Predicted 3D model of a 1494-nucleotide RNA (small-subunit ribosomal RNA) from an uncultured prokaryote.
């Protein structure tokens, strides 16, 4: 810094990422040095070798092979050899090295009451003697390991004894107490010829100091848990005394009763600690591998000895588990030392090399031994450096991908030219780790240097494990040497193909259900490179536990609310102090690291050398500001006293009126109560209702008020006591006495609890009635707990202002409580001022809402509390309660999100305004009958697909007998019924036959066309052979185009400003007004744009032109008759072009507007009637089956052709008509009047036949001329008399007719006969506001034929609209909201399933630990009457010391009993979470349909 909650936003808030870093491991892959690390787990068991010796200059003993001579061949002599082994003795195994179980330890500064082998320096010795014991011979005994007797023997081994400068002790008289000799040398003098004796040197003894070492004592530091709150008898402290190298309860005895502890004792986990290491901007986290200091530790425990050091890694002794060995008697061991096994485990190395070098131990030395070290070897485990070639080279090669079919990109990449040769390979040459110790000059020491030892110097000889070394050179070829990871976003990198919610992916979002940059796979890319991911860990981002630096009205968080204890903080001032504070100096702060300069390996990493730092500790000086601490003084803070009015403060005892309800009596009848509507109840045994009177409890109407008290819950009828506190005034006193408070305490609504009382009204539980699909509710009738009371408990609330307390500072305006004041003027008021309480607000603040001097603004001071959401305020544990519960409070598990405020739309069984055949008012239908159509269903071989709330259902289909035809059977055809392109033949055509259901097939008849530059081409047909074609197959949720529907509804946005962090808002809202976002007004908005309107078509009036085929009024002619003819342009139509209508004039009303409202005129009046015209969007709306179209999918078939069937079925169900139920009608006769359309494959007149359909025949029109064409209701007359009929026509049954290739499956229509069902339609529901409903006929289009359907056209021609409460549906504004795929929305609990964690649980197993007790291994100290005993002393008898056994006392291991503590497992069970579409109902969000909560 970024991703993620949301339609969008802004915050709050977690989850995640990008980065540094590892003693890693895992997955791919791997060239080559330098320089570092390498059991992080089982402190698990360990096979085998090595890892501590040495010393003969401390002592005694002392071999053996072999060689050589001798020889009596038995053997001896010499040499090996005073060698090996082995003993006694010294030093040294207490150091190096190792892993970190355990915790009295670790860092750092300090301190007195101590030791210290071997080194350093001083002093002073070192004399003279004694008695043993190993080895060793001899004997026993054991399997062994090893032991046991007996006798010889030495010393630098042992013991008196003598001396004592230092030394210790002490009652200051005195008293104690050492030693060892070894080597080498010798002049003099001695001499038993061994030496005495002197020197030198090395040892030995006393003691002093020193060095370095150790061991003790203190101060501060030093993980977590309080769901560990009290621990402690040697415990704290003295006095004595024993111990210790030494202070000390270290240990006794006695005598006090101490000590530690919320500043966290004990006690449970955990864990070595430190320099430093990773990380971080720091500040801090973490962590303590390698190297360095300390510690502990050694198979568990437990214990001495020895020693200078030990309570001992490779000594000892017990116990104990485990392993070996055994002759079963006994006996051995200890890798957490190097290597190594085995085990565990994700994992971590050779059983190498040498003591060259550095250091150790012995030793006079030589030397010798040192798995400390030194180096190899193994591993990419890090960190570094180098290499894998380098330049040119465009035909942009071939091959891959990919494509829009042109191309692109792989890619200068390869090849191909030229050139290098680091590294590796090879051949040669080749440094530095090496110096000492030896020898040897000179020189001090001595009597002496020819001796010995020290010091110096020169020379000389020689020592290297590593090692085939660094490092130089030679040769030879681009020859040997590149991968890993990712490419929706965060995050640099995208296509193609396969998979199709499958396989899989995935760090978080989230990807995949036929077009996946996210999965797998290839091309190309991006990042790093001998290394790339990935997993694990840790800091970082995390300001996400915020000292630095965070928060609490509403997101997580103010304890319900007071007093107050420790703590914490504290007013004004003058002394003095220096605890904090500030500076100065000293000493520490170990090396190594880190930084900084330098240097050395070719660089670099390493690696050397100097600096600086090590932010701290400690003395120690100096300062006096400001904090403390002190001594005094002050009065502004706090508090006392006095006064004062108002007040539902608080406890208690009297008092009261109204009302309920109950009793009693009167009065009076059939009801009353009660509901949305009823019912239960109450009442003729007399209720409600009313009047009189009594009772009993509760509660206090108006006043009563965003008024009042009170610390908070809370306090309301009136008096009277007893009492708390606040507030205002003026003056006096104390003299900082204060603020906050952790525990601790007091009061805490309402239910609830316990004992007594008291109960009118209400009222859980509970019964009844009702309502419901059900009501265990919500209404309704009743009713106990309870609610009052008094005394105990309980201690919670949405206990709230969701807002701790306590001060000071910062704009105002309006009101309001108590008190206080008091101009000017009569009274009684106004300005001010102190308090309470309230709107509204300016800066500030805030995520926003909103607060705003009663702060959430600006500070200080003190306490509580948060730290993602479920789990859970739940378990478990503790502590309170009588119960019921409260209180303190986890975790495992699970998700990626919970949440606050604001915005937009969208819903509400919220609100207001307004509109529509929305309802109402009213006509007439539907829904019942037939029957026509369409569909569902069923059923079929097939009943072809499709539409399916409205907005699918007389829809697609303006017309299925075949064809249509997509669907079934069955027969055929494969380049194909069609398109393009090759190659060959042949004009195309065509006439008859045959065989078949027919497509086809076979055979036959006629025909040689057109165009030509003569080469050919053009068009048809056949045949072949590929490329294809072809599909009503699939996706309408990949599309385009069309369409349907909100809706012909008034709406949808935009620029620019303004407002707001924003998202959005303004505009568009308001106030009128309109069919209208139409229009005026007003306004932070001014403008526009799609929409409205208009402009287009028709209808309405009228005029101009024009006059045939329409027309005929005047003129004229013909006819029984007709504009029939002449002729006419006046009318009608026609059909081009104009007028024509604008709220234009008048009057009111309104805001001086916009418009209403009414009237004139006008054919038509406020859109004049109807048409066409459908905004920005919604429904993944419909339609691959009009077309087109992208992907998939078939290709002897999901193509193509034939025949026949099927789309026409038929228990049911529903939608759209028709036809009717009749008399406003049927029938019969007879007479009127349209209009807009067709027509040549056509409409057909007239005649003629038939009863009809219709035939025959034919005139006329390609049509304002002719035909279709008969309108028909109506209107005139007659009949029928209310019946299933002279309604009504369904079904049947005969007979035709017409159209067709064909009317069985399945056509329309005539005739004649038959004559259902229906006597006006249940709940429900549709149309419809005027030339409209109805109601009647008339055409067209499809079409050979077949309409009750569709589109058209006219004739007759109504009723009603009070008015907007309700249904439905629309639009504006407002309101809630937990919706936002948007109420057809979300969302809640129980119950079933199936996993996962977790609590209880008779209990069972395990670890640890407290107290009681038994018990006593080795060992240490005391006792010791047994037994035994060289050094010293004796008076010779013994004694003094000692050993061994025995006891005592301590005490490991064990064992009993009994509690805590914790882990595991446990039938049962018991709540939680998860999971796709499960049951049940619908609590919750809108007034959520009973407002919702605690």
């Nucleotide at each position: 810094g970024a991703g993620u909650u949301u339609g969008a936003u802004c915050a709050u808030g977690g989850c995640u990422c990008a980065g540094a870093u590892u003693g890693a491991a895992c997955g791919u892959u791997a060239g080559c040095g330098g320089c570092a690390c390498g059991c992080c787990u089982a402190a698990u068991a360990c096979a085998u070798g090595c890892a501590a010796g040495u010393c003969g200059a401390a002592c005694g003993a002392g071999a053996a092979a072999g060689c050589a001579c001798c020889u009596u061949c038995g053997g001896g002599u010499g040499c090996g050899a005073g060698u090996a082994c082995a003993g006694u003795g010294g030093c040294g195994g207490a150091c190096g090295g190792g892993g970190g179980a355990g915790a009295c330890g670790c860092g750092u500064a300090g301190g007195a009451a101590u030791c210290u082998a071997c080194c350093c320096a001083g002093u002073a010795g070192u004399a003279g003697g004694g008695g043993a014991c190993a080895a060793c011979u001899c004997g026993a005994g054991g399997a062994a390991a090893c032991u046991c007797g007996a006798g010889c023997u030495a010393a630098u081994a042992c013991c008196g004894c003598a001396u004592a400068c230092g030394c210790c002790c002490c009652a200051c008289g005195g008293g104690g107490g050492a030693a060892a000799g070894g080597c080498c040398g010798g002049g003099a003098u001695c001499u038993u010829c061994g030496g005495a004796c002197c020197g030198c040197u090395c040892a030995c003894u006393a003691u002093u100091g020193g060095a370095g070492g150790a061991g003790c004592c203190u101060g501060c530091g030093u993980u977590g848990g309080a769901u560990u709150a009290g621990c402690u008898a040697g415990u704290u402290g003295g006095u004595g005394a024993g111990g210790u190298a030494a202070a000390g309860g270290c240990u006794c005895a006695c005598c006090a009763a101490g000590g530690c502890g919320a500043c966290g004792a004990u006690c449970c986990a955990u864990a070595g600690c430190u320099g430093g290491u990773c990380u971080g901007a720091g500040a801090g986290g973490a962590c303590g591998a390698u190297c360095a200091g300390c510690c502990a530790c050694a198979c568990u425990g437990g214990a001495a000895c020895u020693g200078a050091g030990a309570c001992a890694c490779g000594g000892u002794c017990c116990a104990g588990a485990c392993u070996c060995c055994u002759a079963c008697g006994g006996g051995a061991g200890g890798c957490a030392g190097c290597a190594g096994u085995a085990g565990g485990g994700a994992a971590u190395a050779u059983u190498g090399u040498g003591c060259a070098a550095u250091g150790g131990g012995g030793g006079a030395a030589a030397c010798c031994c040192u798995g400390a070290c030194a180096c190899a070897g193994c591993c990419a485990u890090g960190c570094c450096g180098c290499g894998u070639g380098u330049g040119u080279g465009a035909a942009g090669a071939a091959g891959g991908c990919u494509c829009u079919a042109g191309g692109g990109u792989u890619g200068u990449a390869a090849a191909g030219c030229a050139c290098u040769u680091u590294c590796a390979g090879u051949a040669g040459g080749g440094a530095g780790g090496a110096a000492a110790a030896g020898a040897u000059u000179g020189g001090a020491u001595u009597a002496a240097u020819u001796a010995a030892u020290c010091c110096u110097g020169u020379u000389u000889a020689g020592u290297g494990a590593c090692g085939u070394u660094a490092c130089c050179c030679g040769c030879a070829a681009a020859a040997g040497a590149a991968g890993u990871a990712c490419c929706g976003g965060c995050a640099a990198a995208c296509u193609c193909c396969g998979u199709g919610c499958c396989a899989g992916c995935a760090g978080c979002c989230g990807c995949g259900g036929u077009a996946a940059u996210a999965c797998g796979g290839a091309g190309g890319g991006u990042a790093c490179g001998a290394a790339c991911g990935u997993u694990a860990a840790u800091c970082g981002g995390a300001a996400u536990u915020a000292c630095u630096a965070g928060g609490c009205g509403u997101a997580a968080a103010g304890c319900g609310c007071g007093c107050g204890u420790a703590g914490g903080u504290g007013g004004u001032u003058c002394g003095g102090u220096u605890a904090g504070u500030g500076g100065g100096a000293u000493g520490u702060g170990a090396a190594a690291g880190c930084c900084c300069c330098g240097g050395g390996c070719u660089c670099a990493a390493c690696c050397c050398g100097g600096g600086a730092a090590c932010u701290g500790c400690a003395u120690u000086c100096c300062a006096a500001a400001c904090u403390g601490g002190u001594u005094g003084a002050c009065u502004a803070g706090a508090g006392u006293a006095c006064a004062u009015g108002g007040a539902a403060g608080a406890g208690a005892a009297g008092c009261g009126g109204a009302a309920u309800u109950c009793c009693u009596a009167g009065u009076g009848u059939a009801g009353c109560g009660g509901u949305g509507a009823a019912a239960u109840g109450c009442g003729u045994a007399g209720a409600u209702a009313u009047u009189a009177g009594g009772a009993a409890g509760a509660a206090c109407a108006c006043c009563a008020g965003u008024g009042g008290c009170g610390a908070a819950g809370g306090c309301g009828g009136c008096u009277u006591c007893u009492u708390g506190g606040a507030u205002u005034g003026a003056u006096a006193c104390u003299g900082a006495c204060a603020c906050u408070g952790a525990g601790g305490u007091a009061c805490g609504a309402a239910a609830g609890c316990g004992u007594g009382g008291g109960g009118a009204g209400c009222a859980a539980a509970c019964a009844g009635g009702a309502u419901u699909a059900g009501a265990u509710a919500c209404c309704c009738u009743g009713g106990u707990a309870g609610u009052c009371c008094a005394c105990g408990c309980c201690c919670u609330a949405a206990a709230c202002g969701a807002u701790g307390a306590g001060a000071a500072c910062u704009a105002g305006a309006u009101g309001u409580u108590g008190g206080a004041g008091g101009a000017a003027u009569u009274u009684a008021u106004a300005a001010u001022c102190c308090u309470u309480u309230a709107u509204c607000g300016u800066a500030g603040c805030u995520a926003a809402c909103g607060c705003g001097a009663u702060a959430a603004g600006u500070u200080c001071u003190c306490c509580g509390c948060c730290u993602g959401g479920g789990g859970a305020g739940u378990a478990c544990g503790g502590c309170c309660g009588c119960a019921a519960g409260g209180u303190u409070a986890a975790a495992a598990c699970u998700c990626a999100a919970a949440u606050g405020a604001a915005u937009u739309g969208a819903c509400g069984g919220g609100g207001g305004c307004c509109c529509g055949c929305a309802c109402a008012a009213g006509c007439g239908g539907u829904g019942g009958a037939g029957c026509a159509u369409g569909u569902u269903g069923u059923u079929u071989a097939a009943u072809u697909c499709g539409a399916u709330g409205c907005a699918a259902c007389g829809c697609g289909a303006a017309g299925a007998a075949c064809c249509u035809u997509a669907c079934c059977a069955c027969c055929c055809c494969u380049u194909g019924a069609c398109a393009u392109a090759c190659u060959c033949g042949g004009a195309a055509c065509u006439u008859u036959c045959u065989a078949g259901a027919g497509a086809u097939a076979g055979a036959u008849u006629g025909g040689u066309g057109c165009c030509u530059u003569c080469g050919g081409g053009a068009g048809c047909c056949g045949a072949g052979a590929u490329a294809c074609a072809g599909g009503u197959g699939c996706u309408g949720c990949a599309u385009g185009g069309c369409u349907g529907u909100c809706g012909u509804c008034a709406g949808c946005u935009c620029g620019u400003g303004u407002c707001g962090u924003g998202a959005g808002a303004u505009g568009u809202u308001g106030g009128g007004u309109u069919a209208a976002g139409u229009c005026c007004c007003g306004u932070a908005a001014c403008g526009a744009g799609c929409g409205c309107a208009a402009c287009c078509c028709u209808u309405g009036u009228c005029c101009u032109u024009a006059u045939u085929u329409g027309c005929c009024a005047g003129c004229g002619g013909a006819u029984u008759a007709u504009g029939c003819c002449g002729g006419g342009a006046a009318c009608u139509c026609u059909a081009a072009g104009g007028a024509g209508a604008c709220u234009g004039c008048c009057g009111g009303u309104g805001a001086c507007a916009a418009a209403c409202c009414g009237g004139a005129g006008g054919a038509a009046g406020g859109u004049g009637g109807g048409g066409a015209u459908g905004a920005c969007g919604u429904c993944a709306a419909g339609u691959c089956a009009u077309c087109a179209u992208g992907g998939c999918c078939c290709u002897c078939a999901c193509g193509g052709g034939g025949u026949g069937g099927g789309c026409u079925a038929c228990a049911a169900a529903c939608g759209u008509g028709c036809u009717a139920c009749a008399a406003u009608g049927g029938g019969c006769g007879g007479u009127a009047c349209a209009a807009a359309g067709g027509g040549c494959u056509g409409c057909a007149a007239a005649c003629c036949a038939g009863c009809g359909a219709u035939g025959g025949u034919a005139a006329g029109c390609g049509a304002a001329u002719c035909c279709c064409a008969a309108a028909a209701a109506a209107c005139c007359g007659c009949u029928c008399g209310u019946a299933g009929u002279c309604c009504g026509g369904a079904u049947a049954g005969g007979a035709g007719u017409c159209u067709g290739c064909a009317a069985c499956u399945c056509g329309a229509c005539u005739c004649c006969u038959u004559g259902a069902a229906g006597u006006c339609g249940g709940a429900a529901u549709c149309g419809c506001u005027a030339g409209u409903a109805a109601u009647c006929g008339c055409g067209a289009a499809u079409c050979a034929g077949a309409a009750u359907g569709u589109c058209g056209c006219g004739g007759u021609g109504a009723a009603u609209a009070c008015g907007u409460u309700c249904c439905c549906g629309g639009g504006c504004c407002u309101u809630g909201u937990a919706c936002a795929c948007a109420c057809c929305g979300c969302c809640c609990g129980u119950c079933a399933c199936a996993c996962c964690a977790u609590g209880g649980g008779a209990g069972u197993g395990g670890a640890u630990u407290g107290c009681a007790c038994c018990a006593g291994a080795a060992g240490u100290a005391g006792u010791u009457a047994g037994u035994c005993u060289a050094a010293c002393c004796u008076u010779c008898g013994g004694g003094a010391g000692g050993a061994c056994g025995a006891u005592u006392a301590c005490c490991a291991c064990g064992g009993u009993g009994u509690g805590g503590u914790u882990c595991a497992u446990g039938a049962c069970u018991g709540g939680g979470g998860u999971g796709a579409a499960g049951u049940c109902g619908u609590a919750a969000c809108a007034a959520g349909g009973u407002a919702a909560c605690c």
The prediction has a mean pLDDT of 84. Its Rfam family is "Bacterial small subunit ribosomal RNA". The RNAcentral record of the sequence draws on ENA.